């Protein structure tokens, strides 16, 4: 210099006027994102009084490590794609059972169409083979060589599967060597096996004013309710005017509160391949509710794309513009 991989930064910037929202006596100080989007995971917090346990259902699914926890991160093993840099992985189990493999084909849990070989074989029968052909997505493991009437792991070599020892490593799983054991795939097909799982969500949940009809009905009977559905126990309520379920009808749309100090943010140093952890020093960067950040001028510039918070924080998927930084691959050319 090209083509490419992988990781990071920014998301207009400055002056000026003039307008919103928060804090704060003022002065002043501050105000939307890498994704706020999807509501897919997974938690914090808050209710469900107190308490559990089974069973049913869901999730995940190679190994180790991280982490508040996750179907997320990171290091790895096994397969796959790329020439590499790197990326993708739904990656236990079919020898525990039950299921599917249409059509074609002789036959798809085992057949023999065609051929080939023996018997006088020229016909016709019989009996032997599955090495060549044919059909299909797959047909007694592949190649090759010896044997055979003709063949076939029937032996022998190398490969691949399966099984056993020894070595390596926490483990996944890897290398050696022995062994003719050799009827397939399918589990994002029911299932089996390990692990882990209570419910509802900031319209949660609390307080204080208020205001109405302390309304009116129904069933059943010792029993009802609570915790996704059942059960098994527990504990409240209540026992013949019941509680508590259910159905109609009316009132309260008011405010304050949760509400932003966090599994927080930076910057250093220690540890560790990493992800992360710890320790010490700084910072406090939106809280609206009829829903705030805007308008105009100037001017720098590479110039604007997807796009606006509403209980929070970790992830992950999807949408998308330009500029840049730094590593690494591959050609190509000068030196």
């Nucleotide at each position: 210099u090209a083509a490419g991989u992988g990781a990071g930064u920014u998301a207009g910037g400055u002056g000026a006027u003039c307008g919103c929202g928060g804090g704060g006596a003022a002065a002043c100080c501050u105000g939307a994102g890498g994704a706020a989007a999807g509501u897919c995971c997974g938690a914090g917090c808050u209710c469900c009084a107190u308490a559990g346990g089974g069973c049913a259902g869901g999730a995940u699914g190679c190994u180790g490590g991280g982490u508040a926890a996750c179907a997320c991160c990171c290091a790895g093993u096994g397969g796959g794609g790329g020439c590499a840099a790197c990326c993708c992985u739904a990656a236990g189990g079919c020898a525990a059972g039950u299921g599917c493999c249409a059509c074609a084909g002789a036959g798809a849990g085992a057949u023999a169409c065609c051929g080939c070989c023996u018997a006088u074989u020229u016909g016709u029968u019989a009996g032997g083979u599955a090495a060549g052909g044919g059909u299909g997505a797959a047909a007694a493991g592949g190649u090759g060589a010896g044997g055979u009437a003709a063949g076939a792991g029937c032996u022998c070599a190398c490969c691949g599967g399966c099984g056993g020892u020894u070595a390596g490593g926490c483990g996944a799983c890897u290398a050696a060597c022995c062994g003719g054991c050799c009827a397939g795939g399918u589990a994002a097909a029911c299932c089996c096996c390990a692990u882990c799982c209570g419910g509802a969500g900031c319209a949660a949940g609390g307080c204080c004013a208020a205001a109405u009809a302390g309304a009116a009905g129904a069933a059943g009977u010792a029993g009802g309710a609570a915790c996704u559905g059942c059960c098994c126990g527990u504990u409240c309520c209540g026992a013949u005017u019941a509680a508590c379920u259910c159905u109609u009808g009316g009132g309260u749309u008011g405010g304050c509160u949760g509400c932003a100090u966090g599994a927080g943010g930076u910057a250093u140093u220690a540890g560790g391949u990493a992800a992360c952890u710890a320790a010490u020093a700084u910072c406090c960067a939106a809280g609206a509710u009829a829903g705030a950040u805007g308008a105009u001028c100037a001017u720098c510039c590479u110039a604007g794309a997807c796009a606006g918070a509403a209980c929070u924080c970790g992830g992950c998927u999807u949408a998308u513009u330009g500029a840049u930084u730094c590593a690494c691959u591959u050609a190509g050319c000068a030196g």

Bacterial RNase P class A from a Bacillota bacterium, 335 nucleotides, folded computationally. Its mean pLDDT, the model's own confidence on a scale to 100, is 77. Its Rfam family is "Bacterial RNase P class A". Rfam classes the family as a ribozyme. The model forms 97% of the base pairs in the Rfam consensus. Lineage of the source: Bacteria > Bacillati > Bacillota.